[in-house]
Context: one part of a larger RNA
Molecule: large-subunit ribosomal RNA, domain II
Organism: Pseudomonadota bacterium
RNA sequence: GCCUACGAGUUGCUCGUACGUUGCGAGGUUAAUGGACUCAGUCCAGUAGCCGUAGCGAAAGCAAGUCCUAACUGGGCGAUUCAGUAACGUGCGGCAGACGCGAACCCGGGUGAUCUACCCAUGGCCAGGAUGAAGUGGGGGUAACACCUCAUGGAGGUCCGAACCGGUGUGGGUUGAAAACCGCUCGGAUGAGCUGUGGGUAGGAGCGAAAGACCAAUCAAACUCGGAGAUAGCUCGUACUCCCCGAAAUAGCUUUAGGGCUAGCCUCGUGUAAGAGUAUGGCGCAGGUAGAGCACUGAUUGGGCUAGGGUCGUCACAACGAUACCAAACCCAGACAAACUCCGAAUUGCGCACAUAUGUUUCACGGGAGUCAGGCGACGAGGGAUAAGCUUCGACGCCGAGAGGGGAAUAACCCAGACCGCCAGCUAAGGUCCCUAAAUUCAGGUUAACAGAGAAAGGAUGUUAAGUUGCUCAGACAACUAGGAUGUUGGCUUAGAAGCAGCCAUUCAUUUAAAGAGUGCGUAAUAGCUCACUAGUCAAGCGACUUAGCGCCGACAAUACUCGGGACUUAAACCUGGUACCGAAGCUGCGGAUUCUCUCGAUUCGUCGGGAGAGUGGUAGGGGAGCAUUCCAUCGACAGCGAAGGUGUGGCGCGAGCCAUGCUGGAGUUGAUGGAAACGCAGAUGUAGGC
Numbered sequence: 001g002c003c004u005a006c007g008a009g010u011u012g013c014u015c016g017u018a019c020g021u022u023g024c025g026a027g028g029u030u031a032a033u034g035g036a037c038u039c040a041g042u043c044c045a046g047u048a049g050c051c052g053u054a055g056c057g058a059a060a061g062c063a064a065g066u067c068c069u070a071a072c073u074g075g076g077c078g079a080u081u082c083a084g085u086a087a088c089g090u091g092c093g094g095c096a097g098a099c100g101c102g103a104a105c106c107c108g109g110g111u112g113a114u115c116u117a118c119c120c121a122u123g124g125c126c127a128g129g130a131u132g133a134a135g136u137g138g139g140g141g142u143a144a145c146a147c148c149u150c151a152u153g154g155a156g157g158u159c160c161g162a163a164c165c166g167g168u169g170u171g172g173g174u175u176g177a178a179a180a181c182c183g184c185u186c187g188g189a190u191g192a193g194c195u196g197u198g199g200g201u202a203g204g205a206g207c208g209a210a211a212g213a214c215c216a217a218u219c220a221a222a223c224u225c226g227g228a229g230a231u232a233g234c235u236c237g238u239a240c241u242c243c244c245c246g247a248a249a250u251a252g253c254u255u256u257a258g259g260g261c262u263a264g265c266c267u268c269g270u271g272u273a274a275g276a277g278u279a280u281g282g283c284g285c286a287g288g289u290a291g292a293g294c295a296c297u298g299a300u301u302g303g304g305c306u307a308g309g310g311u312c313g314u315c316a317c318a319a320c321g322a323u324a325c326c327a328a329a330c331c332c333a334g335a336c337a338a339a340c341u342c343c344g345a346a347u348u349g350c351g352c353a354c355a356u357a358u359g360u361u362u363c364a365c366g367g368g369a370g371u372c373a374g375g376c377g378a379c380g381a382g383g384g385a386u387a388a389g390c391u392u393c394g395a396c397g398c399c400g401a402g403a404g405g406g407g408a409a410u411a412a413c414c415c416a417g418a419c420c421g422c423c424a425g426c427u428a429a430g431g432u433c434c435c436u437a438a439a440u441u442c443a444g445g446u447u448a449a450c451a452g453a454g455a456a457a458g459g460a461u462g463u464u465a466a467g468u469u470g471c472u473c474a475g476a477c478a479a480c481u482a483g484g485a486u487g488u489u490g491g492c493u494u495a496g497a498a499g500c501a502g503c504c505a506u507u508c509a510u511u512u513a514a515a516g517a518g519u520g521c522g523u524a525a526u527a528g529c530u531c532a533c534u535a536g537u538c539a540a541g542c543g544a545c546u547u548a549g550c551g552c553c554g555a556c557a558a559u560a561c562u563c564g565g566g567a568c569u570u571a572a573a574c575c576u577g578g579u580a581c582c583g584a585a586g587c588u589g590c591g592g593a594u595u596c597u598c599u600c601g602a603u604u605c606g607u608c609g610g611g612a613g614a615g616u617g618g619u620a621g622g623g624g625a626g627c628a629u630u631c632c633a634u635c636g637a638c639a640g641c642g643a644a645g646g647u648g649u650g651g652c653g654c655g656a657g658c659c660a661u662g663c664u665g666g667a668g669u670u671g672a673u674g675g676a677a678a679c680g681c682a683g684a685u686g687u688a689g690g691c
Stems, first nucleotide, its partner, number of pairs: 001691006011096003015093010027051003033045005055062002065077004099237002102234001106227006117201009126191001128160003131156001135152006164188003169184004203219001206214001240626006250263005264371002266368006276361001277358005282352005291343001292341002297337002301333004306327001308326002310323005374399004379394005404415003419592004424588003430582003433566003439579001441578006452568001458553002462550010479537005485510003490504003516531001520529002593616010627680001629677010645664008
C1' cells in the first nucleotide's frame, strides 16, 4: 500500500420549544397505587398533581383591572378580539462523557534499589619491572650534637606496564552482529582502587566528589491501578441516491483577535396583496469631489511704489542725503494647497399621488443554519519610495462555490454561466504556412533591424511622408584649375608675439573679380599648408530647419540557442480597409428527463394524464423525495423437480438499486403494508487478520 471484518450525532429525562399527526375541548390529562384477565401484556379504577380558563403588585392585597402616588387630566403591565391540553413522531436546544479518536497533566492507593546512586556487614583480587623516603649499621666528623659518606632498609592517593577498572581521539556501524557495539589508539592500575555475597534508604521522596545525574532500555518528579470516557475555544475523521434553493469571510461587543454572542447575508413554513419591492424614464431635492480659481486662510516669483531696518556720506548733537542691501502694507504680472474656496460638474444618493417593465422579488412572525483568516483585477484614495504577488478603505467584477473556449503551460485576464443525449447548424473571444481546425485571401502603405520576439534618459547624414525657408540656366551644390593681395610685423604686452599665447580696438583703410588686422593646422618667432571670399571648367537641382511614422545604438548572469516550436522578409511582421472561413458545454435544430406557474381533462380528492411558458453550475448550509441492510407484526409466496451465498450473462430504473437466467452451492428464503434500529465506509500516521 491493497483486500476482508470492525469503526463516529446515540440513549435517558412527569426537561424546553417549533412543526406534523391523532384524541378531547373551556377544558385537557392522570402519576404512584389498587383490581380483573391466559405469560408477555391488556383493560378498568385511581383527580393527588400539572397546564389552561385573569391580571397587577416586592408583598399584604385588590381584581377587568392593578401598581406608582396624598391624588392623578398621567404613566407601566394587563383586559376589551384571537383555545387549550394530552400522547406519539420529527427538527433544534438543556442536563448528562453527549458525534468518534487524541494529550501534556493533577490527585489517591499500591509496586519497585536483581539496573543504577550512596551507605552498612562480611569475603575476594591487583603478572612483572623501576625509583629508593624515614629508620638502622659501618666509616669520617664534632667538646657533644649537627653534618658528610658507604651500606642496609623498603616508604609513596610514586613511575613503566598485564589482569582488572575505564572510555581520550579516530575509522566503521547508524532499517547495526549490538535499542550504545567493533577495530586501532588512549587513561588508572596499593588506591578517594576494583569486585562477590547479604542488607539499608522510595516518589515532591530517596541518593548524588553536582551532570538535574541516577532511582529496572522510563526521570525538571518512576512504575502500576483507580478518580477517568479528566479537560482539549485545537488537529484529524464522520459511511447510500436523486431533486429544489443557496451563503459568508462584514458591523458592534468580547482577558477578544484562528473562539464566541447579537445583527447582516442563506433556507423552510405561515401571513400580508398594497399607496409593496426593484429597474428605466420623468419631475423635485441633497452635496462641495474632479476641474477651476485666488475673493478668504496660508504659502509664493518678478517688477513698481513705499513705511520700518541695515550700510555709506555730511555731521558736536539734532537732523539731512544716498542706496545694484533686507522688506510690511498697497499696485501690476505669474503661479501653489488633503486639513484654502468667489465658483463648480459628471456619476451618485433621497423623495414622488406619475409612466413603462417585472410579477411577490417587498415586509412581518416563527423553525433550521452556516459565515466572523478571504483573494485577485481595473477604477477612486490613505500608508510606503506616485516600491512590493505589500498594506488599509470605497464602489464594481470575478475566483472563492464556476466547468467550457482563448491566453504555449497558468484560481482571478478576454469570451462565456455546463439538466441529459446527437458522427447536425450559426457564432464569441481568439485565429486561418506546418505542428493545428480555418485565407500561403484581396487592396493600399511601412519596416531591413531577425525588428516583429523585454527597457529609459540620451545619441545619430537609417528610411518614409508632410511642411517652413534660402540659393539656382544672369549657372546654384559638390569636384577640379587659378587667385586669396597691400598700409602692416595694427597697437599693447613680451626674450620673441609677424592673421593664429594673451590684452585693446572706431577689426580701419587701399588695390580689387575677390581676399578677415583673419577659420584651423603649423614655427622659438618667421616661414609653410588651409579656410572664408572671387573667377573659370562642368550642367540641374542644392542647402538649413520643423513635425509625424517605422527602424539603429544605448542593451551585462551564470547547462542549448529559441517568438509555444518549425520556420517567416512586396511577410507567415507592423499600420489602414474589405471579403470568406475556423472556432465553446454560448445560441439554434432534433429527441429525452425533471421543478415551478398557467391551462384542459380525469379523479378513489391522495393525485394522474395532455398542452404552453419559465427554469434545472454550485462549497458551507436549509428543504424535499427515495434505495438498501437487520429484526418484528399482519396477509401472502417460493424451496432437494434445489433456498441463501458465490460467479458469469441479459434486461429494467435518472440513481441508490432491482429483476430474470447459466454454472456453483446444499437448506432455508422472500413479496406487500406497517413498525423498530447496534442501519450503508476510502480516508481518522484508524483497530484486527491476511497478502